[in-house]
Context: one part of a larger RNA
C1' cells in the first nucleotide's frame, strides 16, 4: 500500500409531541391468581393512575350562560354558520373604590410507531494520571557471612649489623632489610580521545585505536539482608530485571477529556449561521434572531418607483454664544518688569494686563445656519398573494472562529500594512460554468437532463476556437504587448507630435558672412596709476546710417580684441512662454529567464472610430424527468392535456424509496443442476434489478406483513493474508 472479513446514534424505565387504532365523561388495569407442556394465548383481578374546576400563600371559596362579526361549509332568495374572533356575565385571588390576574360556552385515555428530552458507560476510538491488593534485589544500589585473584620490573622506609668518631646523649659512613591507598607495566577492572567505525548495526550501547587503574575506599564466586511515597545511594533526583520526579502486575474502569480522528445505501423538496445576550465565559454551553416541517388563520404583505404632510442636527460651513486664535486701532487701570528725565517728590515712554472696534483663523464634548440622506403617516403605481398573505402555535434543528476590500462612506485608529474597527449593498463560505497564463471571493453567468443554434464577458499572426480586417493618428524606447489584482515617485529632457498665447518679418525678419562701431573725453572723483571696464557719484552734449561716460576678455596703467548699435549679401519665415499626448533619464540582488511563450515595428504596441466573426452549464429551439396548480377521464392506485420567472447547494430539516439478515402468512423453483463464483447482454435518474454462458454440486426465491447486532474507502481502526 491492496485484498477478504469485523467496524460506530443501540438498549430499558419515565416525560413531551406528532401520528394510526380502540373505548370515551370516561379510560386503563399493575402485582397476583386460574387455565395450561409453556415466562406463549386467553380469563380473573378496579388496589391504584390520568381525565372531567377553577381561583387563593393559606384559611377558605367555588364557575347557567348570553349576544355580535364571520372562514370553511351548506343552502343558494333571504340566510344559517363547526372550527375561528370580539363584548358582555359568572368563578375566584387582590385593592377603600375605579380596576386588574387566572379560569370559565367540556375530550380524555389506553396502545403501538416515528422524532426528541432525562437517568443510565449511552454514536466509536483514544489519555496523561488517582486509590486498593499483590509480585519483584537473578539487572543494578547499598551492606552481611563464606571463598577465589592480581605476570615482570623499579623504587628502597623503620628496624638489624659492622666501622669511625664522641666525656656522654648520641651523630656520620657502609651493610643488612623490605614498608608504601609508592612508580612502570601484563592479566583483571575501567571506559578517556577520534566527538572514529556502526548508526534497517555483529549488538535496543557493540568494534578498533588511543587512554585510567592495576597490594586496594581493589576485583569477584556462592549464600543472605533492605520494596513502592517505600528501599539503596563517596549525590547523578542516579538505581531498584531494556521500565523510575515514585517499579511491575491486576482491579475500581466502558475514569473523565469542552480535544482530535472516524461515522456505512439512493433520489426528491426546502435551506442557513458565524450576530445580541448571559456565563471562571473567550476550542464550550444557555436563551433570542436566522433555516426547516406541521398545524391554524382568512385578506392582505413589500426591500421597488412617484407624490403630501411631518421629524432630523450628520457632511459642508460660520463665528452669532461657548472655548481657543495672528496683525492693527481706540480707550483704561496705574498694581509689576524695563527704560528715561530730574537732587528729590515725581512726570513721561514702554512691555505685560483689562474692555471694544477692525481684521485672519479653528473646534468631538461650539451653532446664526445647513444638505444629499435616513424616517413616520397617507394616496397612486409594481411585485407577491384565495394554487392561501399578514399574523399564531407546536415538532426538529444546525450555528453562536467568519472571510473578501470587492463597490460605496461626506466613518473611527494608525506612519503605513494582505493593518485594526464599524455603516450599506454585493460575492466567497455553501455557486459549477466562460474570461482574468495560474488563481475562494475581479468581470460575465445562477448548472434538472439529452440534442442543435445564437450571445455575453473577453477575444480573432502562431501555440489556440475566431480578421495577419478598414479608416485617422502617434511611439522608436522592444517603450509596450497587464481593466483591477500583479510598483513606479518628487524631479529632469532644443525626443517628438498637437494646441494656444504674445512679438517680429518682402518698408526684408532669424541666424551667418563682410564693414562701421566716432568726437568733447583719459566724463567727474578717489588714487602711486583708475584712459568704458578696482570703487563712488553722475550718466550729460555732438557728428550721425549707427556707435554704451560702455557687455565681456585683457593691462601696473595705456594699449588689443569683443559685445550693444547701424549698413550690406542673402531671401521666408522666426523668437519667448503656456497647455496636452507618446517616449527617454530617475530605475540597484543575489544560477540564466519571463509579455502565458513564439515573437512583434506605417505592429501583432498606443488612442479613436467602423464592419464581421469566434466565443458559456447563459438564452432560444426540440425532446425526456420529478414537483406544483387546473381541466377531464378514471377511481384504491393512476392516466391524458395544459400552465409555472418551479427543480445549484455545505451544515441542517422533511418525503419518498433501493438492497441485507430472521421470522408470519400467501404462493413458486431445483441433480433436466439451487446457492456462491466468472464473463457478458438487456433495463431503472439512482440505491439496484433482470437473463444468457461457463464452473459449481444441494437448496434456494417472489408477493405482502412484521422484527433488526440491517449497508464502509477512510478512524497512524481490529484480525488475517498478499
Nucleotide at each position: 500500500g491492496c485484498c477478504a472479513u469485523g467496524g460506530a446514534g443501540c438498549u430499558u424505565a419515565c416525560c413531551g409531541u406528532u401520528a394510526u387504532g380502540g373505548c370515551a365523561a370516561g379510560c386503563c388495569u399493575a402485582a397476583a391468581c386460574c387455565u395450561u407442556a409453556a415466562c406463549a394465548g386467553g380469563g380473573u383481578g378496579g388496589a391504584g393512575g390520568c381525565g372531567a374546576a377553577g381561583g387563593g400563600a393559606a384559611a377558605c371559596c367555588g364557575a347557567a350562560u348570553u349576544u355580535c362579526c364571520g372562514c370553511a361549509g351548506c343552502a343558494u332568495c333571504c340566510g344559517c354558520a363547526a372550527g375561528g374572533g370580539a363584548a358582555a356575565g359568572c368563578g375566584u385571588g387582590u385593592g377603600a373604590a375605579a380596576g386588574u390576574g387566572c379560569g370559565u360556552u367540556a375530550a380524555g385515555u389506553c396502545a403501538u410507531a416515528a422524532c426528541g428530552g432525562c437517568a443510565a458507560g449511552g454514536c466509536u476510538a483514544g489519555a496523561a494520571g488517582c486509590c486498593a491488593a499483590g509480585c519483584g534485589a537473578u539487572c543494578u544500589a547499598u551492606c552481611c557471612c563464606u571463598g577465589a585473584g592480581c605476570a615482570a620490573g623499579c623504587u628502597g622506609a623503620a628496624g638489624g649489623c659492622g666501622a669511625g668518631c664522641g666525656a656522654a646523649a648520641g651523630c656520620u659512613c657502609g651493610u643488612u632489610g623490605g614498608a608504601g591507598g609508592g612508580c612502570u607495566g601484563a592479566a583483571g577492572c575501567a571506559g578517556u580521545u577520534c566527538u572514529a567505525a556502526c548508526g534497517u548495526g555483529c549488538a535496543a550501547a557493540u568494534u578498533g585505536u588511543u587512554u585510567g587503574u592495576c597490594u586496594g575506599a581493589c576485583u569477584u564466586g556462592g549464600g543472605g539482608a533492605u520494596a513502592g511515597g517505600g528501599g539503596u545511594c563517596a549525590a547523578a533526583a542516579a538505581c531498584c530485571a531494556a521500565u523510575c520526579u515514585a517499579g511491575c502486575u491486576u482491579g475500581g474502569c466502558g475514569c473523565u477529556c469542552g480535544c482530535u480522528a472516524g461515522u456505512u445505501c439512493c433520489a426528491a423538496c426546502c435551506g442557513a449561521a458565524g450576530c445580541a445576550u448571559c456565563u471562571c465565559g473567550c476550542a464550550g454551553g444557555g436563551u433570542g434572531u436566522c433555516c426547516u416541517u406541521u398545524a391554524u388563520g382568512g385578506a392582505g404583505a413589500u426591500a421597488g418607483c412617484a407624490c403630501u404632510u411631518c421629524c432630523u442636527g450628520u457632511a459642508g460651513a460660520g463665528c452669532a454664544c461657548u472655548g481657543u486664535u495672528a496683525g492693527g486701532g481706540u480707550g483704561g487701570a496705574g498694581c509689576g518688569g524695563g527704560g528715561a528725565a530730574g537732587a528729590a517728590a515725581u512726570u513721561c515712554c514702554u512691555c505685560a494686563c483689562c474692555a471694544c472696534c477692525u481684521c485672519u483663523a479653528c473646534a468631538a464634548a461650539c451653532u446664526c445656519c445647513g444638505a444629499a440622506g435616513g424616517g413616520a403617516u397617507g394616496u397612486g403605481c409594481a411585485u407577491u398573494a384565495u394554487a392561501g398573505a399578514a399574523g399564531u402555535a407546536a415538532g426538529g434543528a444546525g450555528a453562536c472562529g467568519g472571510g473578501u476590500u470587492u463597490g460605496c462612506g461626506u466613518g473611527a485608529c494608525g506612519u503605513a500594512a494582505g493593518g485594526u474597527u464599524c455603516g450599506c449593498a454585493a460575492c466567497c463560505g455553501a455557486g459549477a460554468g466562460g474570461g482574468g497564463u495560474u488563481u475562494a471571493a475581479c468581470c460575465c453567468a445562477g448548472a434538472c437532463c439529452a440534442a442543435a443554434g445564437u450571445u455575453a464577458a473577453g477575444g480573432c499572426c502562431c501555440c489556440c476556437a475566431a480578421a495577419u480586417u478598414c479608416g485617422u493618428a502617434c511611439u522608436a524606447a522592444g517603450u509596450g504587448u497587464c481593466a483591477a489584482g500583479c510598483g513606479g515617485a518628487a524631479g529632469a529632457g532644443c525626443g517628438u507630435c498637437a494646441u494656444u498665447a504674445c512679438g517680429c518679418c518682402a518698408a526684408g525678419a532669424c541666424a551667418g558672412c563682410a564693414g562701421g562701431g566716432a568726437g568733447g573725453u583719459a566724463a567727474g572723483c578717489u588714487c602711486a596709476g583708475a584712459a568704458g571696464c578696482a570703487g563712488c557719484u553722475a550718466u550729460c552734449c555732438u557728428u550721425u546710417a549707427a556707435a554704451a561716460a560702455g557687455u565681456g576678455u585683457g593691462u601696473a596703467a595705456c594699449a588689443a580684441c569683443u559685445u550693444a548699435c547701424c549698413u550690406g549679401c542673402c531671401g521666408a519665415g522666426c523668437g519667448u512662454g503656456g497647455u496636452g499626448g507618446c517616449c527617454u533619464c530617475g530605475a540597484a540582488a543575489a544560477u540564466g529567464g519571463a509579455c502565458g511563450g513564439g515573437g512583434c515595428u506605417a505592429a501583432a504596441g498606443u488612442a479613436c472610430g467602423g464592419u464581421g466573426c469566434c466565443g458559456a452549464u447563459a438564452c432560444u429551439u426540440u425532446g425526456g424527468a420529478u414537483a406544483c396548480u387546473u381541466a377531464c377521464c378514471u377511481u384504491a392506485g393512476g392516466g391524458u392535456a395544459a400552465g409555472u420567472c418551479a427543480u445549484g447547494g455545505u451544515a441542517g430539516g422533511u418525503u419518498g424509496g433501493c438492497g441485507u439478515a430472521g421470522u408470519g402468512a400467501u404462493u413458486g423453483g431445483g441433480u433436466c443442476g439451487a446457492a456462491g463464483c466468472a464473463g457478458g447482454g438487456c433495463c431503472g435518474u439512482g440505491a439496484g434489478g433482470u437473463c444468457c454462458u461457463g464452473u459449481g454440486g444441494a437448496c434456494c426465491g417472489a408477493u405482502u406483513g412484521c422484527u433488526a447486532u440491517u449497508g464502509c474507502a477512510g478512524a497512524u481502526c481490529a484480525u488475517g493474508g498478499c